A computed fold for a 93-nucleotide RNA from Spirochaeta sp. LUC14_002_19_P3, annotated as TPP riboswitch aptamer (THI element). The sequence is in RNAcentral, with records from Rfam and Ribocentre. Model confidence (mean pLDDT): 77 of 100. It matches the Rfam family "TPP riboswitch aptamer (THI element)". About the family: Vitamin B(1) in its active form thiamin pyrophosphate (TPP) is an essential coenzyme that is synthesised by coupling of pyrimidine and thiazole moieties in bacteria. Rfam links the family to the GO term thiamine pyrophosphate binding. NCBI's taxonomy places the organism under Bacteria, Pseudomonadati, Spirochaetales, Spirochaetaceae, Spirochaeta.
RNA sequence: AAGGAGCUUCCGGGGUGGUCCGCUGGACCUGAGAAUACACUCGUGAACCUGAUCCGGAUUAUACUGGCGUAGGAACGAGGCUCUACCCCGGAA
Numbered sequence: 001a002a003g004g005a006g007c008u009u010c011c012g013g014g015g016u017g018g019u020c021c022g023c024u025g026g027a028c029c030u031g032a033g034a035a036u037a038c039a040c041u042c043g044u045g046a047a048c049c050u051g052a053u054c055c056g057g058a059u060u061a062u063a064c065u066g067g068c069g070u071a072g073g074a075a076c077g078a079g080g081c082u083c084u085a086c087c088c089c090g091g092a093a
Base pairs, nucleotide, nucleotide: 003084004083005082006081007080008079009078010077011043012042013041014040017029018028019027020026021025048073049072050071054067055066056065057064
């Protein structure tokens, strides 16, 4: 001095909308994910929820896009491995 990053295990949090059709289902749009995939994503700077039946724009349509937003809430967890910053010591030049 004991901070940062990445990967990983456990634990915990979260969302699943829109359009069309001949509608037990299928096709298409956006997205990491569109309701079960032991997927995806997040654990406090933008997961997600609320305000919101909000405002501008685009679209066949929709949180599709920008705003609102340094807003208010929200899981604020435990361990392992690797790299690295800082500090100390030793060696060599």